[in-house]
Order: sequence, then structure tokens, then C1' cells
RNA sequence: GCGGGAGUAGUUCAGUGGUAGAGCGUUUGCUUCCCAAGCAAAAUGUCGCGGGUUCGAGUCCCGUCUCCCGCU
Repeated sequence: GCGGGAGUAGUUCAGUGGUAGAGCGUUUGCUUCCCAAGCAAAAUGUCGCGGGUUCGAGUCCCGUCUCCCGCU
């Protein structure tokens, strides 16, 4: 330099152009002598960044950044 893949909640990851979700974790409460386990509830997102298409974009298109793999 070329090609491919990944980037979404604290973390691991889902997500057919039509309200952004789950597991784990965190906080609070219940239970318990206490802890753990269990049960209930709650908080949490500039969907890497910038543009474009569209009535509508996490999703499609262009550019760009970081990481991983391959080629040279």
C1' cells in the first nucleotide's frame, strides 16, 4: 500500500429501514443473626466520528478513526 472483519448500556453481545434490547454487573428494597443464594424494582446509550439517501437510518451509500486477520 491492497483486501476482509469488528466498533451498540459498566461489560459480553443481539438487533429484517418503522418505540434501541438481552445476559452478567451496579443501586435500592424484601428475605437472613450476618454473608452468599433467591425474589422484586430502578438507573444506565451522542448505536466510533462526519456527511448523504429516505417520510423515517443502529441498519443502505460515501468519507474518516481505532483494533484484529490476510496479502504484498
Background
RNAcentral holds the sequence, with entries from ENA and MGnify. A computed fold for a 72-nucleotide RNA from an uncultured Armatimonadota bacterium, annotated as transfer RNA. The same sequence occurs in records of 4 taxa. Model confidence (mean pLDDT): 80 of 100. Its Rfam family is "tRNA". By type it is a transfer RNA.